[in-house]
RNA sequence: GCUUCCGUAGCUCAGCGGUAGAGCACUCGCUUCACACGCGAGUGGUCACUGGUUCGAUCCCAGUCGGAAGCACCA
Numbered sequence: 001g002c003u004u005c006c007g008u009a010g011c012u013c014a015g016c017g018g019u020a021g022a023g024c025a026c027u028c029g030c031u032u033c034a035c036a037c038g039c040g041a042g043u044g045g046u047c048a049c050u051g052g053u054u055c056g057a058u059c060c061c062a063g064u065c066g067g068a069a070g071c072a073c074c075a
Stems, first nucleotide, its partner, number of pairs: 001071007010024004018055001026042005048064005
């Protein structure tokens, strides 16, 4: 440099055109002598960025940025 894949909550991931979700973590409450476990409730998101297509985009298209793998180059 080329190709493919990936980027979604603090972490690990699902969702792949029609109001964004789970587990863990965090906060509060219940429970306990207390802690843990358990139960209930809650907080937390520019869906990497920009533009386009569409009535409507996390999802499709183009470009950019970052990451991974493979290939090529390395006088």